[in-house]
């Protein structure tokens, strides 16, 4: 770094360095941020996957991981069906709505 299988609308802080950006990209769009953003690091907490007890049902917290916002939210695909827009009454435009899937995170296996 690739495969594959599964998971995601819950949980969960502060303190030091640092000094302008961040929410994966790539458009839009909203948020956070000089009351201090990325990052390091230290010390807590969560407990999502393996592990270990334990048995259907919860405990620990060893190994990753994670500790703003629903994977922040839209995008392609399919359906349903409400409402607005107009020289246009349509297979137009736009808002919302469910359902897959792409695409990234993150575990666990294998190569």
């Nucleotide at each position: 770094u690739g495969c594959u299988u599964a998971u995601g609308g819950a949980g969960a802080a502060a303190g030091a360095c640092g000094g302008a950006g961040g929410g994966a990209u790539u458009a839009g769009a909203c948020c956070c941020u000089g009351c201090g953003a990325a990052g390091u690091c230290u010390u807590g907490g969560c407990a999502a996957c393996c592990u270990g007890u334990g048995c259907u049902u919860a405990c620990a917290a060893g190994g990753u991981g994670c500790u703003a916002c629903a994977u922040u939210c839209u995008a392609c695909u399919c359906g349903a069906u409400c409402a607005g827009u107009c020289a246009u009454u349509g297979u137009a435009c736009c808002g919302g709505c469910g359902a897959g899937a792409a695409a990234g995170a993150u575990a666990a296996g294998c190569g």